A computed fold for a 72-nucleotide RNA from a Bacilli bacterium, annotated as transfer RNA. The source organism's lineage runs through Bacteria, Bacillati, Bacillota and Bacilli. Rfam family: tRNA. About the family: Transfer RNA (tRNA) molecules are approximately 80 nucleotides in length.

RNA sequence: GGGUCUAUAGCCAAGUGGUAAGGCGUGGGUCUGCAAAACCCUGAUUCGUCGGUUCAAAUCCGACUAGGCCCU
Numbered sequence: 001g002g003g004u005c006u007a008u009a010g011c012c013a014a015g016u017g018g019u020a021a022g023g024c025g026u027g028g029g030u031c032u033g034c035a036a037a038a039c040c041c042u043g044a045u046u047c048g049u050c051g052g053u054u055c056a057a058a059u060c061c062g063a064c065u066a067g068g069c070c071c072u
Base pairs, nucleotide, nucleotide: 001071002070003069004068005067006066007065010024011023012022018055027041028040029039030038048064049063050062051061052060
């Protein structure tokens, strides 16, 4: 230098045009003499950034940023 994949909550992670799932953790509650365990509740004004397409974009297109892999 070229190609390809990834970027979504504190962490992991689904979602592939029409309200952004779930798990762990955090916080609160029930239970208990006190705890632990168990159960319930608890979050995304900006889905890496900036533009574009569209009535509507996490999703499609372009550029850029960061990271992984391959080629040279």